A computed fold for a 74-nucleotide RNA from a Candidatus Magasanikiibacteriota bacterium, annotated as transfer RNA.
Model confidence (mean pLDDT): 81 of 100.
[in-house]
């Protein structure tokens, strides 16, 4: 300095142009003499910042930020 890949709930991951999902844990009930499991419900997320589109997690720049590869003078 050059190339790549990757950023979604607390956490691992899904959706790849059309309503953001699923386990894990997190709160509330049900059950229980209480708890644990079980079961029901429910909070909670697209890294930012322009472009394209009637619509953008997704497809196009930049930046951030993490991680890989590689060359060369200083």
């Nucleotide at each position: 300095g050059g190339g790549c890949g990757c950023g979604u709930c607390g956490g691992u991951u899904a959706a790849u142009g059309g309503u953001a999902a699923a386990c894990c844990a997190c709160u509330g009930g049900u059950c229980u003499c209480c708890a644990a499991a079980a079961c029901c419900a429910g909070a909670a997320c697209u890294g930012u910042a322009g472009g394209u589109u009637c619509g953008a997690u997704u497809c196009c720049u930049a930046c951030c930020g993490c991680g890989c590869c590689u060359g060369c003078a200083a």
The RNAcentral record of the sequence draws on ENA. The source organism's lineage runs through Bacteria, Bacteria candidate phyla and Candidatus Magasanikiibacteriota. Its Rfam family is "tRNA". Its family is annotated with triplet codon-amino acid adaptor activity in the Gene Ontology. Rfam classes the family as a transfer RNA.